A computed fold for a 73-nucleotide RNA from a Minisyncoccia bacterium, annotated as transfer RNA. The RNAcentral record of the sequence draws on ENA. It matches the Rfam family "tRNA". Rfam classes the family as a transfer RNA. Rfam's curators write: Transfer RNA (tRNA) molecules are approximately 80 nucleotides in length.
C1' cells in the first nucleotide's frame, strides 16, 4: 500500500428484504431476610464510531475519515 471482518446501553451481543432500537449480565429502587448474599418485582440507561449523501423515512444503502482484528505484498 491492497483486501476482508468488526465498532449498537457500563459489559457481552442481537437487530431479517430501509419503517423510527432490544436481550442477558451489571448498576439503581422496592419486596423478602436480624443483616449481607441469593431469590422475586420494577423503572431507567442509546446522537447505533465521526462527517456527508440517497430517501417520506437510514443502525441498515452509497461516499469519506477514525479505531480494533485478520490476510496478502
Nucleotide at each position: 500500500g491492497c483486501c476482508c471482518c468488526g465498532g449498537u446501553a457500563g459489559c457481552u451481543c442481537a437487530g431479517c428484504u430501509g419503517g423510527u432500537a432490544g436481550a442477558g449480565c451489571a448498576a439503581c429502587u422496592g419486596c423478602c431476610u436480624u443483616u449481607u448474599a441469593a431469590g422475586c418485582a420494577g423503572g431507567a440507561g442509546g446522537u447505533c464510531g465521526g462527517g456527508g449523501g440517497u430517501u417520506c423515512g437510514a443502525a441498515u444503502c452509497c461516499c469519506u475519515c477514525c479505531c480494533g482484528g485478520g490476510g496478502c505484498a